[in-house]
């Protein structure tokens, strides 16, 4: 980051499964994405079975910032 090339990922929804839940995994499916690759470090948002208390645990990277790795190469 371009009317480039080769490609990549995959929203919502549906089906099946895990979970207490947020939500996650697989298949179908494409809303979109130049990192919509990876990382819970900071902020935000979401969840709370269980036990026990002390500021707990979990989720979200396609919420923002940050870190890190990668394909191509016009201006």
């Nucleotide at each position: 980051g371009a009317u480039a090339a080769g490609g990549g990922c995959a929203a919502a929804g549906c089906c099946a499964g895990g979970g207490a839940a947020a939500u996650c995994u697989g298949g179908c499916g494409a809303c979109g994405c130049a990192a919509a690759g990876c990382c819970a470090c900071g902020g935000g948002u979401c969840c709370u079975c269980a036990c026990a208390g002390u500021c707990a645990g979990g989720a979200u990277a396609g919420c923002c910032g940050g870190g890190u790795u990668g394909c191509c190469g016009a201006a």

A computed fold for a 75-nucleotide RNA from a soil metagenome, annotated as c-di-GMP-I riboswitch aptamer. Of the family's consensus pairs, 90% are formed in the model. The coordinates come from a structure-prediction model, not an experiment, and the mean pLDDT is 86.